[in-house]
Context: one part of a larger RNA
RNA sequence: UCCUGCCUGAGGGAAAUCGGCCAAUUAGCAGCGUAACUUCGGGAUAUGCUGUGCCUGGAUUGGUUCACGCCUUUCCAGGUCUUAGUGACUAAGGGGUCCCAACUGUUUAAUACAAACAUAGCUGACUGCGAGCGCGAAAGCGUUAGUACAGUCAGUGAAUCCUGGUCUGUGCCCGUAUGUUAAAGCUCGGGAACGGGUCGAAGCACGGGUUAACGCCGGGACUAACUAUGAGUCUCUUAAGGUAGCCAAAUGCCUUGUCGGUUAAAUGCCGACGUGCAUGAAGGGAGCAAUGAGGUCCCCACUGUCCCCAGGAGGAACCGG
Numbered sequence: 001u002c003c004u005g006c007c008u009g010a011g012g013g014a015a016a017u018c019g020g021c022c023a024a025u026u027a028g029c030a031g032c033g034u035a036a037c038u039u040c041g042g043g044a045u046a047u048g049c050u051g052u053g054c055c056u057g058g059a060u061u062g063g064u065u066c067a068c069g070c071c072u073u074u075c076c077a078g079g080u081c082u083u084a085g086u087g088a089c090u091a092a093g094g095g096g097u098c099c100c101a102a103c104u105g106u107u108u109a110a111u112a113c114a115a116a117c118a119u120a121g122c123u124g125a126c127u128g129c130g131a132g133c134g135c136g137a138a139a140g141c142g143u144u145a146g147u148a149c150a151g152u153c154a155g156u157g158a159a160u161c162c163u164g165g166u167c168u169g170u171g172c173c174c175g176u177a178u179g180u181u182a183a184a185g186c187u188c189g190g191g192a193a194c195g196g197g198u199c200g201a202a203g204c205a206c207g208g209g210u211u212a213a214c215g216c217c218g219g220g221a222c223u224a225a226c227u228a229u230g231a232g233u234c235u236c237u238u239a240a241g242g243u244a245g246c247c248a249a250a251u252g253c254c255u256u257g258u259c260g261g262u263u264a265a266a267u268g269c270c271g272a273c274g275u276g277c278a279u280g281a282a283g284g285g286a287g288c289a290a291u292g293a294g295g296u297c298c299c300c301a302c303u304g305u306c307c308c309c310a311g312g313a314g315g316a317a318c319c320g321g
Stems, first nucleotide, its partner, number of pairs: 001316004006312004011307002015305001020302001028052005037042001039158001053080007062071003081085001093300004098295002100292002105117002121156007132143004160286003164217003169214002171210005178205003185198005218236005245279001246276001257273006
């Protein structure tokens, strides 16, 4: 000088750092006591406070014993020593806000454990059984030795409050007088090759329905007795012009938007605002107690993360033998 599943540290206490990553703190048991919120179950070991050793005396629970006794539970009082009594070991740091996902669960064997998948619940489609769906060329097999309170498929994702408008396009379903229309059939012509006609399925055209089907959900002027704004009027246009909600959000380009709070100071966070580049209702919207090795911010405690490094232990290197 280097290394470590290692230890200690004055004063300060996150100033370190992307970020308290790491380390430290806390810890068992008993008593007291315990908030917001809530689906009334929880939250909860919430948070917080106190006690804890040993000795002596008294009372007491249970077991065992013929009995003396022995083991054991709990309580009261007095005393005693230490800085310290769950004296070592063992053994949660805590609280608050917001985002996401309801939850327990599952996952990329070998860089990802999550907000992804699943889930109960909700909705739609197909299906009356020789069903529907799947495998197979078929025979046949599975679902099923089941029968619509069932099975298959698709979407959404607990509960709560809700789920707006639009069927023009595409898809699907129903219908179909008519149009189009293959082969075969019929018929006509021809010596043949072949040609003409007739008939006419499905499909398409055509008419309806269907959005918890795929999807989509405007623009420009003017206008109220200060100004501003625009309830309102006019106009172009569409299938219909984004409703309830929600928001600079994991979604907002401009953007470090503007205002308020937090800080001495904040591109952060929280609360508001909303002409929202490009939010929005089962590609679900909003909101949520509990839960989470999820993400963000703040506070208390704590600390060598840091100010600013120092010392020790063990090992390596090095030197000498």
Record summary
Predicted 3D model of a 321-nucleotide part of an RNA (large-subunit ribosomal RNA, domain IV) from a Candidatus Thorarchaeota archaeon. It matches the Rfam family "Archaeal large subunit ribosomal RNA". For this family Rfam cites "Crystal structure of the ribosome at 5.5 A resolution" (Yusupov et al., Science, 2001). Its mean pLDDT, the model's own confidence on a scale to 100, is 86.